Model confidence (mean pLDDT): 81 of 100. This is a predicted structure of a 73-nucleotide RNA (transfer RNA) from a Flavobacteriaceae bacterium. It matches the Rfam family "tRNA".
């Protein structure tokens, strides 16, 4: 140049046939303890990379772009 892949919470990822954004971890608060680990509850945290476009209705379909990674020459 040329053809796939990935982009979703702090991290690591999941999300089904388009129909109310989740999960581990980590963070905070509380209980448990003499006090630690460890265990129990409850909670915050999200422009789903970023514009468009179909659609009642897009994490998800299409088109740009922009990271990033693999091959190809």
């Nucleotide at each position: 140049g040329c053809c796939g892949g990935u982009g979703u919470a702090g991290c690591u990822c999941a999300g089904u046939u388009g129909g109310u954004a989740g999960a581990g971890c980590g963070c905070u608060u509380c209980c448990u303890u003499g006090g630690u680990a460890g265990g129990g509850a409850a909670g915050a945290g999200g422009u789903c990379a970023c514009g468009a476009g179909u659609u009642c209705a897009a994490g998800u379909c299409u088109c740009g772009u922009c990271a990033u990674u693999g091959g190809c020459u």